A computed fold for a 506-nucleotide part of an RNA from Desulfosudis oleivorans, annotated as large-subunit ribosomal RNA, domain I.
Context: one part of a larger RNA
C1' cells in the first nucleotide's frame, strides 16, 4: 500500500409519521368603502424581541346571552403582581373607543410627515373635486342664456379571485419557406355592471306542412359549405332534453290592489346542552394486545389516551336550545301607483325618417367578393306610410310569413377571493402550494422583478443533581429512562468519503 473481516466516524438516503398542500361534492355567501375600505406605519403587556390581538378607553371597555373552575394569547419558560361561585378566563350577539398614512378629501408632500384658516360649551367640529336639486346673482345683448355664488344630498370616487358585456387589439406559431389565410377577435390594454351578466317576446324560421321569446345541453355533424379549394375553418333547419312568462308607453276619469314599513307566528344562521354500555388474567416500561367472562347499540364515523379501545376521554346516532342581531316564509295592519320588470278599465291620442333602401370603402355572419342574400356603418345619398312595408341566399313573378327604425323582463347557464360540512385506487418534506417551520420571509436587483433553504429526542423533560480531566469546547463516571449507539448537531441511520483493530499479500 492492497484485499478481507470486525468496529467506528462522517453523511442524511430509506422506512414510518403529519401540523401543510392538491382535487372534488353539497350548502351558504357573492361584496367592502367618505359612518373613511382593502392594505399599511407607529404604538399598546409588570419584566417584552417577534407573531397574534388591540388603538392614547390600545392582548383591551360596556351591555345582553352561553358556560362553570380555573385564569392573566403564542414562541416560552422564569420571577413578580393580580383576577375568579358577587361566576373570572373563554364562546356568541349588540354597542363604545378606534393614533397616523392610504380613494385620502383644508393646502402641501420624498406615504405614515410639514403648514394652515373658521367656529367652539375648549371636549371638539368644519374647510377637496365632480354630479344632482333648490335658491341668489349675472355678461357680450333688451329679455334671456353662458358664467359666478350659497345651501342641501345615506349621490359618485377607491379596493376586490374568477365569471359577464362593450371598446381597442398583437405576435410567436401552423401552412413543413411565405404574402391571402392561420394562431384569434385569442393574449394584452381599457370602460362598465351584477350575483350572476348578456340575450329575449319575431319586420323569426319554415316550406305550401307547419312552428311560435331568449338561454343552456345532447344529436343533426366534422355533415352542408367555406378555403393560396392549401393549412385549415365550419354552420343551420330539425329532433330530444333543462327551464318556462310575458309585457310596457301620452292625457283625463274611475275602481281595486302589489312593494316598502310595522306587529305576531313559524323556520333557519350566528354560542351551546343532554347523550348508552367493562371487569379480571398473562406478557410488557406502558394494554387498547392475549385468554376468560359480561354489556350497549337510532351510537361498531373519526380522533385521542404509554402498542391495536363500540363500552377510558373527545365525539358519533339521536333529542333539545337564543336575551340579541340577521335571513326566509305565513297572517294581520298600514300603505297608496309614490312604485314597479310591467299596474287595471274606459275615452281620446300616439304606432318610431336623415330611418329602410342605394353608391363607394370596410367589418360581422361557418361563408376569404364570390351567384353573396342577411346584419353593422366611415362617407355621399335617400323612400313608402297598412290600398303600406320587410323577409323567404343574386334577381323577377306567384305564394307564404312577419311588422324594423322605442323600452322592460324571472328561471334553466358561467364563476369562486371566501364560510361551513364531507370525501379522495391524491402528495407525504428534492413530493404536495413558492411557502407543513414567523415565506412572498432571508437574499439578489437602481427598478420592474426574481426568490430560497429549513419538519421528527422521549409515553412523560423524567433535558443528565453530584464527582473527575479540561481555560473552554468536549469527554469519563454517577443518575433518569423500556431504550442514551433516544443526550438536545437528538426516530430509523443506506452510499460515497475517512479512521482503528486483526488476518493475508507485497
Nucleotide at each position: 500500500u492492497g484485499c478481507a473481516u470486525g468496529u467506528g466516524g462522517u453523511g442524511g438516503a430509506u422506512g414510518c409519521c403529519u401540523u401543510g398542500g392538491c382535487g372534488a361534492u353539497c350548502a351558504c355567501a357573492g361584496g367592502c368603502g367618505a359612518u373613511g375600505a382593502a392594505g399599511g406605519a407607529c404604538g399598546u403587556g409588570c419584566g417584552a424581541g417577534c407573531c397574534u390581538g388591540c388603538g392614547a378607553a390600545a392582548a383591551g371597555c360596556u351591555c345582553c346571552g352561553g358556560g362553570g373552575a380555573g385564569c392573566u394569547g403564542g414562541c416560552a419558560a422564569c420571577g413578580a403582581a393580580g383576577c375568579u361561585a358577587u361566576g373570572a378566563u373563554c364562546c356568541g350577539g349588540a354597542g363604545a373607543u378606534g393614533u397616523c398614512c392610504g380613494a385620502a378629501u383644508g393646502g402641501g408632500g420624498a406615504a405614515a410627515c410639514c403648514c394652515a384658516c373658521c367656529c367652539u360649551u375648549c371636549g371638539g367640529g368644519g374647510u377637496a373635486c365632480c354630479c344632482u336639486g333648490a335658491c341668489c346673482u349675472g355678461a357680450a345683448u333688451c329679455c334671456a342664456u353662458a358664467g359666478g355664488g350659497u345651501c342641501a344630498g345615506u349621490g359618485g370616487a377607491g379596493c376586490g379571485a374568477a365569471c359577464c358585456g362593450g371598446g381597442u387589439g398583437a405576435a410567436c406559431u401552423g401552412a413543413a419557406a411565405c404574402a391571402u389565410c392561420u394562431c384569434a377577435g385569442u393574449a394584452g390594454c381599457u370602460c362598465g355592471a351584477g350575483g350572476a351578466a348578456a340575450a329575449g317576446a319575431a319586420a323569426u324560421c319554415a316550406a305550401c306542412c307547419g312552428a311560435g321569446a331568449u338561454u343552456c345541453c345532447c344529436a343533426a355533424a366534422g355533415u352542408a359549405g367555406u378555403g393560396g379549394c392549401g393549412a385549415g375553418c365550419g354552420a343551420a333547419a330539425u329532433g330530444g332534453g333543462a327551464c318556462g312568462a310575458g309585457c310596457c308607453u301620452g292625457c283625463a276619469c274611475g275602481a281595486c290592489u302589489a312593494a316598502a314599513c310595522c306587529a305576531u307566528c313559524u323556520u333557519g344562521u350566528u354560542a351551546g346542552c343532554g347523550a348508552a354500555a367493562c371487569g379480571g388474567u398473562c406478557u410488557g416500561g406502558a394494554a387498547a394486545g392475549u385468554c376468560c367472562g359480561g354489556c350497549c347499540a337510532u351510537a361498531g364515523a373519526g380522533g385521542g389516551u404509554g402498542a391495536u379501545a363500540g363500552c377510558c376521554c373527545c365525539g358519533u346516532a339521536u333529542g333539545c336550545g337564543a336575551a340579541a342581531a340577521c335571513g326566509a316564509g305565513a297572517u294581520g295592519g298600514c300603505g297608496g301607483g309614490u312604485c314597479u320588470a310591467a299596474g287595471c278599465g274606459u275615452g281620446c291620442g300616439a304606432c318610431a325618417a336623415g330611418u329602410a333602401g342605394g353608391g363607394c370603402g370596410g367589418g360581422a355572419c361557418a361563408c376569404g367578393u364570390g351567384u353573396a342574400a342577411u346584419c353593422c356603418u366611415g362617407u355621399c345619398u335617400g323612400a313608402a306610410g297598412a290600398u303600406g312595408g320587410g323577409g323567404g341566399g343574386a334577381c323577377c313573378a306567384u305564394c307564404c310569413u312577419c311588422c324594423a327604425a322605442g323600452g322592460c323582463u324571472a328561471a334553466a347557464u358561467a364563476c369562486u377571493c371566501g364560510u361551513g360540512a364531507u370525501c379522495g385506487a391524491c402528495c407525504g418534506a428534492u413530493a404536495g402550494u413558492g411557502a407543513a417551520c414567523c415565506a412572498g420571509u432571508a437574499c439578489c436587483g437602481u427598478g420592474a422583478g426574481g426568490g430560497a433553504a429549513a419538519g421528527g429526542c422521549g409515553a412523560a423533560a423524567a433535558g443528565a443533581a453530584c464527582c473527575c480531566c479540561g481555560g473552554g469546547a468536549g469527554g469519563g463516571g454517577a443518575g433518569u429512562g423500556a431504550a442514551a449507539u433516544a443526550g438536545a448537531u437528538c426516530c430509523u441511520g443506506a452510499a460515497a468519503c475517512c479512521g482503528c483493530a486483526u488476518g493475508c499479500a507485497u
Model confidence (mean pLDDT): 84 of 100. It matches the Rfam family "Bacterial large subunit ribosomal RNA".